[in-house]
Context: one part of a larger RNA
RNA sequence: GGCGUUCGGUGGAUGCCUUGGCGCCAGGAGGCGAUGAAGGACGUGGCACGCUGCGAAAAGCCGCGGGGAGAUGCGAGCGAUCGUUGAUCCGCGGAUGUCCGAAUGGGGAAACCCACUCCGCAAGGAGUAUCGUGGCCUGAAUACAUAGGGUCACGAGGCGAACCCGGGGAACUGAAACAUCUCAGUACCUGGAGGAAAAGACAUCAACAGAGAUUCCGCGAGUAGUGGCGAGCGAAAGCGGAGCAGGCCAGUGGUUCUGCGAGGAGAAGGCGAACGAGCUGGAAAGCUCGGCCUGAGCGGGUGAUAGCCCCGUAGCCGUAGUGUUUCGCAGGAUCCUUGAGUAGGGCGGGGCACGUGAAACCCUGUCUGAACGUGGGGGGACCACCCUCCAAGCCUAAAUACUCCCUGGCGACCGAUAGUGCACAAGUACCGUGAGGGAAAGGUGAAAAGCACCCCGACGAGGGGAGUGAAAGAGACCUGAAACCGAGCGCCU
Numbered sequence: 001g002g003c004g005u006u007c008g009g010u011g012g013a014u015g016c017c018u019u020g021g022c023g024c025c026a027g028g029a030g031g032c033g034a035u036g037a038a039g040g041a042c043g044u045g046g047c048a049c050g051c052u053g054c055g056a057a058a059a060g061c062c063g064c065g066g067g068g069a070g071a072u073g074c075g076a077g078c079g080a081u082c083g084u085u086g087a088u089c090c091g092c093g094g095a096u097g098u099c100c101g102a103a104u105g106g107g108g109a110a111a112c113c114c115a116c117u118c119c120g121c122a123a124g125g126a127g128u129a130u131c132g133u134g135g136c137c138u139g140a141a142u143a144c145a146u147a148g149g150g151u152c153a154c155g156a157g158g159c160g161a162a163c164c165c166g167g168g169g170a171a172c173u174g175a176a177a178c179a180u181c182u183c184a185g186u187a188c189c190u191g192g193a194g195g196a197a198a199a200g201a202c203a204u205c206a207a208c209a210g211a212g213a214u215u216c217c218g219c220g221a222g223u224a225g226u227g228g229c230g231a232g233c234g235a236a237a238g239c240g241g242a243g244c245a246g247g248c249c250a251g252u253g254g255u256u257c258u259g260c261g262a263g264g265a266g267a268a269g270g271c272g273a274a275c276g277a278g279c280u281g282g283a284a285a286g287c288u289c290g291g292c293c294u295g296a297g298c299g300g301g302u303g304a305u306a307g308c309c310c311c312g313u314a315g316c317c318g319u320a321g322u323g324u325u326u327c328g329c330a331g332g333a334u335c336c337u338u339g340a341g342u343a344g345g346g347c348g349g350g351g352c353a354c355g356u357g358a359a360a361c362c363c364u365g366u367c368u369g370a371a372c373g374u375g376g377g378g379g380g381a382c383c384a385c386c387c388u389c390c391a392a393g394c395c396u397a398a399a400u401a402c403u404c405c406c407u408g409g410c411g412a413c414c415g416a417u418a419g420u421g422c423a424c425a426a427g428u429a430c431c432g433u434g435a436g437g438g439a440a441a442g443g444u445g446a447a448a449a450g451c452a453c454c455c456c457g458a459c460g461a462g463g464g465g466a467g468u469g470a471a472a473g474a475g476a477c478c479u480g481a482a483a484c485c486g487a488g489c490g491c492c493u
Stems, first nucleotide, its partner, number of pairs: 001492009015478001016443002020414002022411007029403002031159002039100003042055003046078002050074002061094006070082003105114003115128005130156009163194001164192005174181001178228001204211002215242005225233002246395003249339001251336001253335012269317003275290005291308002293297001299311003344368008354380001375390005430437002450477001453465004
């Protein structure tokens, strides 16, 4: 030095665990905001670092309700206090609510700087943005007027996960290249709204028989078609289902909002059955024996595996402010008098599954331009017959889409390199000028009983005794694999 073996160290795999995730179902809610939001900055505790809560009235103040013995958040400790004259805590309502932020007095490099007016002795309080609509006052060139100016009232503004309807609108890609085409009216930008939105009451289909608003699902059907007839794109009628609802145009109306009245559901929460002994053990819920309850043997906890120990569970009870739904009444808002620069036509485009095609139908940038029910539109060029409907006005629930959020439940979902990026001071530490990127990190024990005291040591670190404990080979921690390091022994060199 090597190999083997034993005992340790290091290390943190594995097993077990779960406070956290993931997916889904049902119900609720579907908004918040100038009464200042979402989101922040800075403060706020006796001692206070982070989080949480709160706002100079600052882990809080007031009222009502619940609850019933402890309490002063996570978070111990010291200190000081509170509570059966009902605290802490829970529900509902109210008060306070610095500064920034739509941010709105002006400015600004957000959380800062600088004003004016009114009220007040002061401290301090209130107001002062812009746009829209309406009223009033004023008022040019310019006589009336109008523009303009001022003022008052009301409204708007910003944020929010997806879903919805408009206005704009790509490219990579596919076509095995590429231009029409495709990707795709997708991504993205933008306006607007609602709890849904949109659509909707036939100028619709159909085919000689008839159907009867819209929406969504299954079939029809990858059919008919369309297509450098390439790649691809791709219906409808009809049938089966979900759900069904029709109204209005000046009024005895539709829709919607508000107020009042009546009925139903609804907060914190309350009551809630039934067990003992022996044995093993540190501990009984295990085992043995004998009982009991069940409208409750879902689940969790308790020193191992508990229907009857605890919390619960089934079931029953409870209801304030307020809000929801249905109906009735009253008031307000809004809509509408039968649809002409419309239908139709030319040119250019777009939408329809349909790429200009034989291309109907719908929309319209431009130029034109009817009829008036003895009329007009459609039935896929066009014409006739026939059938069918009545455009150019308005409203309309449900069936449908989605889930930032709340409550409850479920899982041949994960179990700490998994499951969210985050089970833990996580969008943190850290990186980046910035947009942005983005971790690692869980487990003593039933209970801290967290090792008094003694010894070595530097009044260390670390260790040895002693003690606690079932266990300390549970002491910075469950278990504790391997790599790696060391020591003992054996063999080889």
About this RNA: The prediction has a mean pLDDT of 82. Large-subunit ribosomal RNA, domain I from Roseomonas acroporae, 493 nucleotides, folded computationally. The source organism's lineage runs through Bacteria, Pseudomonadota, Alphaproteobacteria, Roseomonadaceae and Roseomonas. It was read from a public genome assembly.